[in-house]
RNA sequence: AGAGUUUGAUCCUGGCUCAGAACGUACGCUGGCGGCACGCCUAACACAUGCAAGUCGAACGCAGUAGCAAUACUGAGUGGCGAACGGGUGAGUAUAAUGUGGGUAUCUGCCUUUUGGUUUGGAAUAACACGAGGAAACUUGUGCUAAUACCGGAUAAGCCCUUACGGGGAAAGUUUUAACGCCAAAAGAUGAGCCUGCACUUGAUUAGCUAGUUGGUAAGGUAAUGGCUUACCAAGGCUACGAUCAAUAGCUGAUCUGAGAGGAUGAUCAGCCACAUUGGGACUGAGACACGGCCCAAACUCCUACGGGAGGCAGCAGUGGGGAAUCUUGCGCAAUGGGCGCAAGCCUGACGCAGCGAUGCCGCGUGGGUGAAGAAGGCCUUCGGGUCGUAAAGCCCUUUUGGUGGGGAGGAUGAUGACGUCACCCACCGAAUAAGCGCCGGCUAACUACGUGCCAGCAGCCGCGGUAAUACGUAGGGCGCGAGCGUUGUCCGGAAUCACUGGGCGUAAAGGGCGCGCAGGUGGGUUCGCAAGCGGGGGGUGAAAGGCCGGGGCUCAACCCCGGGACUGCUUCCCGAACUGCGGAUCUAGAGGGGGUCAGGGGCCAGCGGAAUUCCGGGUGGAGAGGUGAAAUUCGUAGAGAUCCGGAGGAACGCCGGCGGCGAAAGCGGCUGGCUGGGGCCGCCCUGACACUGAGGCGCGAGAGCGUGGGGAGCAAACAGGAUUAGAUACCCUGGUAGUCCACGCCGUAAACGAUGGGUACCGGGUGUCCGGGGGGUCGACCCCCCUGGGCGCCGCAGCUAACGCGAUGAGUACCCCGCCUGGGGAGUACGGCCGCAAGGCUAAAACUCAAAGGAAUUGACGGGGGCCCGCACAAGCGGUGGAACAUGUGGUUUAAUUCGAGGCAACGCGAAGAACCUUACCUGGGCUUGACAUCCCCGGACCGCCCUGGAGACAGGGUUUCCCCUUCGGGGGCCGGGUGACAGGUGCUGCAUGGCUGUCGUCAGCUCGUGUCGUGAGAUGUUGGGUUAAGUCCCGCAACGAGCGCAACCCCUACCCUUAAUUGCCAUCGGGUUAUGCCGGGCACUUUAGGGGGACUGCCGGUGACAAGCCGGAGGAGGGUGGGGAUGACGUCAAGUCCUCAUGGCCUUUAUGACCAGGGCUACACACGUGUUACAAUGGGAGUUACAGAGGGAAGCUAAACCGCGAGGUCAUGCCAAUCCCAGAAAAACUUUCUCAGUUCGGAUCGCAGUCUGCAACUCGACUGCGUGAAGCUGGAAUCGCUAGUAAUCGCGGAUCAGCACGCCGCGGUGAAUACGUUCCCGGGCCUUGUACACACCGCCCGUCACACCAUGGGAGCCGACAAGGGCAGAAGUCGCCGAGCUAACCUUCGGGAAGCAGGCGCCCAAGCUGUUGUUGACGACUGGGGUGAAGUCGUAACAAGGUAACC
Repeated sequence: AGAGUUUGAUCCUGGCUCAGAACGUACGCUGGCGGCACGCCUAACACAUGCAAGUCGAACGCAGUAGCAAUACUGAGUGGCGAACGGGUGAGUAUAAUGUGGGUAUCUGCCUUUUGGUUUGGAAUAACACGAGGAAACUUGUGCUAAUACCGGAUAAGCCCUUACGGGGAAAGUUUUAACGCCAAAAGAUGAGCCUGCACUUGAUUAGCUAGUUGGUAAGGUAAUGGCUUACCAAGGCUACGAUCAAUAGCUGAUCUGAGAGGAUGAUCAGCCACAUUGGGACUGAGACACGGCCCAAACUCCUACGGGAGGCAGCAGUGGGGAAUCUUGCGCAAUGGGCGCAAGCCUGACGCAGCGAUGCCGCGUGGGUGAAGAAGGCCUUCGGGUCGUAAAGCCCUUUUGGUGGGGAGGAUGAUGACGUCACCCACCGAAUAAGCGCCGGCUAACUACGUGCCAGCAGCCGCGGUAAUACGUAGGGCGCGAGCGUUGUCCGGAAUCACUGGGCGUAAAGGGCGCGCAGGUGGGUUCGCAAGCGGGGGGUGAAAGGCCGGGGCUCAACCCCGGGACUGCUUCCCGAACUGCGGAUCUAGAGGGGGUCAGGGGCCAGCGGAAUUCCGGGUGGAGAGGUGAAAUUCGUAGAGAUCCGGAGGAACGCCGGCGGCGAAAGCGGCUGGCUGGGGCCGCCCUGACACUGAGGCGCGAGAGCGUGGGGAGCAAACAGGAUUAGAUACCCUGGUAGUCCACGCCGUAAACGAUGGGUACCGGGUGUCCGGGGGGUCGACCCCCCUGGGCGCCGCAGCUAACGCGAUGAGUACCCCGCCUGGGGAGUACGGCCGCAAGGCUAAAACUCAAAGGAAUUGACGGGGGCCCGCACAAGCGGUGGAACAUGUGGUUUAAUUCGAGGCAACGCGAAGAACCUUACCUGGGCUUGACAUCCCCGGACCGCCCUGGAGACAGGGUUUCCCCUUCGGGGGCCGGGUGACAGGUGCUGCAUGGCUGUCGUCAGCUCGUGUCGUGAGAUGUUGGGUUAAGUCCCGCAACGAGCGCAACCCCUACCCUUAAUUGCCAUCGGGUUAUGCCGGGCACUUUAGGGGGACUGCCGGUGACAAGCCGGAGGAGGGUGGGGAUGACGUCAAGUCCUCAUGGCCUUUAUGACCAGGGCUACACACGUGUUACAAUGGGAGUUACAGAGGGAAGCUAAACCGCGAGGUCAUGCCAAUCCCAGAAAAACUUUCUCAGUUCGGAUCGCAGUCUGCAACUCGACUGCGUGAAGCUGGAAUCGCUAGUAAUCGCGGAUCAGCACGCCGCGGUGAAUACGUUCCCGGGCCUUGUACACACCGCCCGUCACACCAUGGGAGCCGACAAGGGCAGAAGUCGCCGAGCUAACCUUCGGGAAGCAGGCGCCCAAGCUGUUGUUGACGACUGGGGUGAAGUCGUAACAAGGUAACC
């Protein structure tokens, strides 16, 4: 410090998520030791039991015990001090609670200092004794008694009061050697009270709050100020700088995090506050409204004899409960500290220790060295090996920890040690007692095997899992950390993702629709002063601890101690005066005013005008008009439409008119007049900062809509009809009402947009236009040029921007002010409030849900977008298919099996170029198990063959025959049989694990690279453009220049010529021969054959084109513009096809999914489709006669001739290993003849009979022949295929496969056309461009209702709580006040009584309680509203391409 995740990719925006640190944690697995810390975050829920505050005999009496006594001790009391500290908790509290800094009208026991005193009397009372009541708690009567308990008198330095005269008020003793006390006063210290500046959570969907309220006077009250309280008077006080209300919360030092600023937190430790079951109250006291005190009320618990009592763990332990979760009913006062005491001492669950808990931090250990046969074993494996791994074992060594024994500080300064079997040290024993957890797809460090098969599961995000999962589970291995490791939760960080440091708002979320303007914020020049801000210096404070730095102590560390600095703050004093501020003065550049002048659809009102539509009247006229893609509804013979004349009425204002003008925006358009706002320019004068912005507020505000009243020609929601359509509540058509218009009043919205708030200043240019001013040219018109202002546009420098773009009219550079944003959906919705007549508007959430939603740009793909251009793509033509029968393939069905594959084009006469057996993979049955086939080992032997028997055969049994080759003589090899185990075998699965091969787009013209350049980048450029081509073919241009794979050419065939060669070919010439034939000699001229070469290149001419490439025409030529044909298939696409050609990973099978055999099946048949064959006939069928090919094949072969057979064929026999012989008669054609339009002399299916051939065998299931039979079919619906020339069509011939089987396939030649205007349309394709919400790429994406399931939520008759406010009733305890006839020791007394006090009563206040009202909030709620989510539901097609009616507000 960043990373993952939106996309095909990119940049940006933006959210989500991760890596870090931390924790009072909890949970899971695991767990050796020690040190130091920490340990109910939940029920401020309820608590059994024990302990947590006592002490003093040097204040006092009494009783008891011991003692002879003196005396000592004990007990309960009186009295004093303490119990207000210490300890706990965080409920309440948003405020003088806390923090910080000030202030004072106050008090302060014990402590310190100082001064002065400590005198004299008196009356009681508890204990105790004797009674009484009560279950108890306890109460009570009578009597006795002491004091440092209580009371009076005296005195008063100082104190208090005062009218300044005067008045008032103290004390306590104990012991006696000392000392400790007591009273008064002053001061200090400490602690406390009160007041106050500043700081201090969230909500405005809480906007007004307040009656002791705010102030005054008087009084009361308090330690003390004060409305603290009361009476009276006044009517104030608080609040947008957020009062009131609601919610939440103890505050701080600090803690965690962070670079910091900040954010979060407020356990332990420390300071403050509050509380002590809940609520109220006072008493005592220096101090309390008192945790272990009191009174009352309430709830709860306990005891009870039912009359009445007792209690308060938020002290330490502990229990129940709650909870994910938090310890021992321990030891000790040895230390520190506290209370009491003169002291000894006592008390102290404060505290010191121990225990439990890996809860955290820190430290240590679980051994060290050596050890390769790299052991065994595990795992993996390409079977070679690799790895765990020097790891183990073995050998050598050590002893931290542990165990045993011994020693042994310090904490303690004299005594005292809970801890303590302490720490620490020594000796001995023995590697002995001690390793786990998480992870290994990316982020993120670490990979293999098996299992599983969208299952089981994982998951922080992205995402894994559907048979080869590094992502699930297990194992091996690895990585990380280590007595821990993971998980969950929370906070900070990363997040600049609330942005002070440090963000934004044209299109990503975000500029208010526009103006006026109060408050507020900000503000021109000069000068003087002040000193609030600001700067410098000093003082006070900022507790300690913590953190930081330095040092020190425990072996180190954690931990602890010491010092320093820091604590960025608050306060105060002094100084300064630049800047801001404040006050004074002054200025004119901002702003405003006066004057002149100019443009304008700026606004309001009134009047006027013409064109057009419609309607009405009349004329002419006579059948249609209207409308559409086409129609119909509609109008019209009752006279429409058309046309002419006249009239009525309403609305809008053509041309001018313009990216032109005006206005703040909305908006504004005929002409004239009236009233009126704003603006520009020019020059002088005036005011003198008067300015800018503007939360609230006020006003204006298109259209639609609402109210009332008018008006209504045209247009036109709704509505009606006609069409369209699957439907058509739409688009189109015919009608048509609100409305549109006017007046007045509402509404207040919009894609109210420049999606761009306002103001000021600064920062290159060019060009157009509108409105001003000035100058020049010109005699001038007016035109041109220049300068200078204000608007409206365009292009562009710098700069900015994610890019697009903006660019003096900024989205540039700065400043000022306002508004607004913070992921998408839910939702601009609900609730609440305000506004509105309503419609609705403004303000404005949450639950829940998603891992994105977005912006710009890029490359593709696509478009019922555009341009250009190709192709038998259409068109033009010729022939077919689709109808028939048959053949063949496929689907389907059937079957024991009908083996399998191929599936739009690009499966379907395809794999199969040959299924009767075989093939064969399928079925049935029979039999085999190292196997039909390969390698290795052992044993034996030749094997093969032949014969017999059984059997359907495989096979089994028997018989017969019997080794070969090499040799170094040991043996080796071949073949066969038997055996054992490794293994064989599989046409079993996966073509979605693969290689190879193939199809297809497509013989289409494309696909890329290097370097350079441009761009943040994806990427672009090149390859686009202008021409041209069959072509990315070539030329030109060009930030590109080159190159590669494709195209073309090179190769083959074919067409012409030359040359070489000449048998089996050929025969012109010569000779021979024949009825005849190159038949023979001969020849190689020709033809031909097959080697080589030539030829064609837009080369030549003309035209055209850009002087190009090229195109058009022509000449020559066998051939002309790639001559024709073939081979040749770029980067890639389709998870295209093939595991059944072959190869191959993985999986499966192993007496079977292997191998053998027989028979069957692949040949089935109601049907459906594809591909074909033959036809339907006369351009034909039949018969006869006569011609002319090419290319092939032939020895397990082709077969001549001859003979036989009607024929298939047979017999015999000949030639040929082929330019020699054979297959082999080519057929259509031609000629002659017949048939005459008929289901026929067309057509040949089907069936019968008889045959031929192949073959072991033609039943299932071959081909062919002859005779007979003679079906459908008379040119084929919608639809659809091929073909552009030697092509289609038509005709035959050959070949592969093959024993046989061809209508298929692959080839060959013969005859031999028609048509192409053209590119609008269909299909496919290429290039450029455009739009896109597509990228699995339009067979895309995607919207809404409905149906189902689940989830959260709004409304809801109501119903149940909680809280709050105010009203009424009530009124305990208690303070205070009044009364006080009852009662009363101290003082006074004249002895009667008084003073004073108590009980009791009354009153004010007041807690709980009761009652009724209102508000806030929550739970539930029949029913209901929408919302969200959910692999394969329904209906349609709204949006994205002109999305098929442009979309949107």